[in-house]
Context: one part of a larger RNA
RNA sequence: GUCAGCGACUUUAUUAUUGUAGCAAGCUUAAAUAAAAAGUAAUUGUAGGCGUAGUGAAAACGAGUUAUAAUAUAGCUUUUAGUUACAAUGAUAAGACCCGAAACCGAGUGAUCUAGCCAUGAACAGGUUGAAGAAAGGGUAAUACUUUUUGGAGGACCGAACCCACGUACGUGGAAAAGUGCGGGGAUGAGUUGUGGUUAGGGGUGAAAGGCCAAUCAAACUCGGAGAUAGCUGGUUUUCCGCGAAAUCUAUUUAAGUAGAGCGUUCAUUUUUAAGUUAUUGGGGUAGAGCACUCGAUGGGCUAGGGGGACUAGAAAUCUUACUAAACCCAAGGAAACUCCGAAUACAAUAACUAAAAAAAGAUGAGCAGACAGACCCUGGGCGCUAAGGUCCUUGGUCAAGAGGGAAACAGCCCAGAAUAAACGUUAAGGUCCCUAAAUCGUAUCUAAGUGAGAAAGAAUGUAGAAAAAUAUCUACAGUCGGUAGGUAGGCUUGGAAGCAGCCAUCCUUUUAAGAAAGCGUAAUAGCUCACUGAUCUAGUUUCUUUGCGUCAAAAAUGUAUAGGGACUUAAGAUACGUACCGAAGCGGUAUUUCUUUAAGAAGGUAGCGGAACGUUCUGUAUAUUGAGGAAGAAUAGUUGUGAGAUUAUUUGGAGAUAUCAGAAUUGAUAAUGCUGAC
Numbered sequence: 001g002u003c004a005g006c007g008a009c010u011u012u013a014u015u016a017u018u019g020u021a022g023c024a025a026g027c028u029u030a031a032a033u034a035a036a037a038a039g040u041a042a043u044u045g046u047a048g049g050c051g052u053a054g055u056g057a058a059a060a061c062g063a064g065u066u067a068u069a070a071u072a073u074a075g076c077u078u079u080u081a082g083u084u085a086c087a088a089u090g091a092u093a094a095g096a097c098c099c100g101a102a103a104c105c106g107a108g109u110g111a112u113c114u115a116g117c118c119a120u121g122a123a124c125a126g127g128u129u130g131a132a133g134a135a136a137g138g139g140u141a142a143u144a145c146u147u148u149u150u151g152g153a154g155g156a157c158c159g160a161a162c163c164c165a166c167g168u169a170c171g172u173g174g175a176a177a178a179g180u181g182c183g184g185g186g187a188u189g190a191g192u193u194g195u196g197g198u199u200a201g202g203g204g205u206g207a208a209a210g211g212c213c214a215a216u217c218a219a220a221c222u223c224g225g226a227g228a229u230a231g232c233u234g235g236u237u238u239u240c241c242g243c244g245a246a247a248u249c250u251a252u253u254u255a256a257g258u259a260g261a262g263c264g265u266u267c268a269u270u271u272u273u274a275a276g277u278u279a280u281u282g283g284g285g286u287a288g289a290g291c292a293c294u295c296g297a298u299g300g301g302c303u304a305g306g307g308g309g310a311c312u313a314g315a316a317a318u319c320u321u322a323c324u325a326a327a328c329c330c331a332a333g334g335a336a337a338c339u340c341c342g343a344a345u346a347c348a349a350u351a352a353c354u355a356a357a358a359a360a361a362g363a364u365g366a367g368c369a370g371a372c373a374g375a376c377c378c379u380g381g382g383c384g385c386u387a388a389g390g391u392c393c394u395u396g397g398u399c400a401a402g403a404g405g406g407a408a409a410c411a412g413c414c415c416a417g418a419a420u421a422a423a424c425g426u427u428a429a430g431g432u433c434c435c436u437a438a439a440u441c442g443u444a445u446c447u448a449a450g451u452g453a454g455a456a457a458g459a460a461u462g463u464a465g466a467a468a469a470a471u472a473u474c475u476a477c478a479g480u481c482g483g484u485a486g487g488u489a490g491g492c493u494u495g496g497a498a499g500c501a502g503c504c505a506u507c508c509u510u511u512u513a514a515g516a517a518a519g520c521g522u523a524a525u526a527g528c529u530c531a532c533u534g535a536u537c538u539a540g541u542u543u544c545u546u547u548g549c550g551u552c553a554a555a556a557a558u559g560u561a562u563a564g565g566g567a568c569u570u571a572a573g574a575u576a577c578g579u580a581c582c583g584a585a586g587c588g589g590u591a592u593u594u595c596u597u598u599a600a601g602a603a604g605g606u607a608g609c610g611g612a613a614c615g616u617u618c619u620g621u622a623u624a625u626u627g628a629g630g631a632a633g634a635a636u637a638g639u640u641g642u643g644a645g646a647u648u649a650u651u652u653g654g655a656g657a658u659a660u661c662a663g664a665a666u667u668g669a670u671a672a673u674g675c676u677g678a679c
Stems, first nucleotide, its partner, number of pairs: 001679006011094013026050003032044001054061002064076004097235002100232001104225006115199008124189001126158003129154001133150006162186003166183005201217001203213003238613006248261005263370001264368010275354008288341001289339002294335002298331004303325001305324002307321004374399004380393004404415003419592003424588003430582003433566003439579001441578006452568001458552002462549005468543004479536005485509003490504003515530001518529003593603003596599001614668001616665005624658003633652008
């Protein structure tokens, strides 16, 4: 892992509601008794319980009573239905649907592992070093000192056994639940080791690591209290039918829980017209707007006060002003906690219509819940960065609990709400070149960027339009061939300054036209252009504003990868208009089932509430029926029921099985890292 078996809402007591049955102003027995040995039913048993009367703390009184001085006033009560049994459901007490802690307490068992200690034993190859002391000699007054020999000390040295475990490799479902290989440390000692003994669980022992105390230690193990407790996780077994939520408020040592309310369901009683549209009548202080109040803020005017200055020996007074500035005036503005104003919606009431029940909405009482982690999308807002698939409110929607079609795929987006069946018809959103059902459809335009098929500020003779102003056959714009002069080198300045370093002025003349010069240039001149103008050429040209569609701006990490792909350019792209078609479980038609308020009705559904059934085991029915002319069980096939299921035939099997109607339950398993067994 697979298969098989086992595996979870029970039992007792009390209580409430509902249903059924008996009796009814009554209902009912408990223990006990009980024929013929025992037991049971019937019978007996009326002690007790509930009800028929309440009020008051009570005495007590009583259809009333209590408070009170009260006849006032007020509270409760009085207009009658109960009770017993059984069943279902809920609550309470118990293990109380099942499995699951870490822990706590009690009584015991452990020191054959390991820690310390006690008693008694054992072993430590070989080699090295050579302390004290001693002897002899030298030496001294005597010591000291010294030489040689002897001696054999040491938590001494090297190194096997033995003990340890520092490094590394291997091993890691190992050969091994801690090892092996190669190296390493100690190896006469605070050393190693055998045997026996001793210390015990909040206790021991510990050269101390919270180490060790039998592969278990921040409190051992075994059994017991014990089914500890778990607001937490997981699981909880047949079918069909009706309805169908919530993820909010309030409270909570409360936030993963619970209680009351809101929302669901069932029963009983009962009421209404909900909903939409139109009209009328209401209150409001939002959006907007405004500045009349409040707050904050800009410019100007006017002018107290302040600062500076003049005058004065110093002040005051007076005069004055690059400053500052209250109040007031003018102008123009801001505001969730401003309002002289003020909508649309929304809300409430009334009336009419749709408009009639087939539909919808309530109210009261009672039983039973679930739920109180919500998610995204559109609207109006707060917080945040006008960040977040963020967070908190809000009107609505969808998902949750909703299948189907569209969006390539895609709970929350768009369309649309699936009782069942099929090879029917017609539409919605969305689509109609191929993948792929349906237009290579029509009319008129745009785009050249594969824009379409991702993006801003900004940039540009992209392109198609619109509006306006100029200019042009007296020849424009652009081009080509020419001219571009004189007074004069204007005056000043300067080394020089001649159109062109700088300052001032910027006139006149000749001309078709030509600046006391718009650039380049020279030391200064010179030189080259321009403005301006002649000719030539020829039909439009120039500027600004604006609209549509495009261009650049445009960089990301596995591989195109920002149309789903192919591919698409008078599109299969974009704009506007039009017609046809495709397209869903929508709608319509056909056939069928169930439910209800019986109709042109309804039937998606999680938590949950309600209803009706199937099957299993046992008991009565059953001294019956059935079975060797083959029971149960098993396999295969058929028939049948909406379904759980039922039934028939054949084969196997080889001895029991059981209709019907009732009753009672250890009554239904694909799931609990479920338990046991097999493979």